[in-house]
A computed fold for an 82-nucleotide RNA from a Piscirickettsiaceae bacterium, annotated as c-di-GMP-I riboswitch aptamer.
The source organism's lineage runs through Bacteria, Pseudomonadati, Pseudomonadota, Gammaproteobacteria and Piscirickettsiaceae.
The model forms 83% of the base pairs in the Rfam consensus.
It matches the Rfam family "c-di-GMP-I riboswitch aptamer". Rfam links the family to the GO term cyclic-di-GMP binding.
Its mean pLDDT, the model's own confidence on a scale to 100, is 76.
It was read from a public genome assembly, where an Rfam model found it.
RNA sequence: CGCGAAUAAAGGCAAAACUGUAGUAAUGCAGUGACGCAAAACCAAUGCCCUUCAUAGAGUGUAGGGUCGAACGGUUACCGAA
Numbered sequence: 001c002g003c004g005a006a007u008a009a010a011g012g013c014a015a016a017a018c019u020g021u022a023g024u025a026a027u028g029c030a031g032u033g034a035c036g037c038a039a040a041a042c043c044a045a046u047g048c049c050c051u052u053c054a055u056a057g058a059g060u061g062u063a064g065g066g067u068c069g070a071a072c073g074g075u076u077a078c079c080g081a082a
Stems, first nucleotide, its partner, number of pairs: 012037002017032006035069001041075003046071001047067005053061002
């Protein structure tokens, strides 16, 4: 220096629910909370959700918004015993 990886140590994130608040909505933010997470960090390409418009309606399409803590893909990253 590399491999390795813990019943080690330090630190981190925060589901549901409730309260407040913004939004037509999806959903966001703040507080309480602690289900979980080694990428539960970042990215909205696929997908999913909401709204608008076209259409009698459904389906489909247009435009805008939301979501990575369903999944997939991409980028970066903490600790480091034997």